[in-house]
RNA sequence: CUUGAAUAAAGGCAAACCUGUCGAAAGGCAGGGACGCAAAGCCACGGGUCUAAGGCCAGAAAGGUUAUGACAGCCGGGUUGCCGGG
Numbered sequence: 001c002u003u004g005a006a007u008a009a010a011g012g013c014a015a016a017c018c019u020g021u022c023g024a025a026a027g028g029c030a031g032g033g034a035c036g037c038a039a040a041g042c043c044a045c046g047g048g049u050c051u052a053a054g055g056c057c058a059g060a061a062a063g064g065u066u067a068u069g070a071c072a073g074c075c076g077g078g079u080u081g082c083c084g085g086g
Base pairs, nucleotide, nucleotide: 012037013036017032018031019030020029021028022027035073041079042078043077045076046075047074048071049070050069054066055065056064057063
């Protein structure tokens, strides 16, 4: 540098959707429910995506723009964890 890397056992989490609730929204939380996941455990550090209350721009209205908001089940990164072979 290249290629291959199995088979189990015990389990775990929970998408969409529905109900309730918080929120301006994105989305979160709880219950039901399983699409899937070897980290689909945790963390907003980097990239990316979503929303735009408030601010700014313009206006008759419509609108445009912006994260201090959100997404860890978008990717990378950090960190912790279960079992087996080597």
This is a predicted structure of an 86-nucleotide RNA (c-di-GMP-I riboswitch aptamer) from a Syntrophomonadaceae bacterium. NCBI's taxonomy places the organism under Bacteria, Bacillati, Bacillota, Eubacteriales, Syntrophomonadaceae.